[in-house]
RNA sequence: GAGCCCGUACCCCAGCUGGCUAGAGGGCGCUGACUUAGGAUCAGUGUGUCGUGGGUUCAAAUCCCACCGGGCUCA
Numbered sequence: 001g002a003g004c005c006c007g008u009a010c011c012c013c014a015g016c017u018g019g020c021u022a023g024a025g026g027g028c029g030c031u032g033a034c035u036u037a038g039g040a041u042c043a044g045u046g047u048g049u050c051g052u053g054g055g056u057u058c059a060a061a062u063c064c065c066a067c068c069g070g071g072c073u074c075a
Base pairs, nucleotide, nucleotide: 001074002073003072004071005070006069007068010026011025013023019058027047028046029045030044031043032042033041051067052066053065054064055063
């Protein structure tokens, strides 16, 4: 230098054939139950401008372009 893949919550990942409110598991915070109290446990709730910018579209995590970061292969 060229090609391919990946980037979504604090972590690990699903969703990526465009469509109504963006999610699972774990973590952490808060509230409640339990307890003499605390811990553990259980229940509820919160944690996001989907890597960045632009474009297409009535509508973009999803399609297109450029860039940033990571990985693999080739030279």

About this RNA: A computed fold for a 75-nucleotide RNA from Streptomyces sp. KhCrAH-43, annotated as transfer RNA. The sequence is in RNAcentral, with records from ENA. Its Rfam family is "tRNA". By type it is a transfer RNA. Its mean pLDDT, the model's own confidence on a scale to 100, is 81.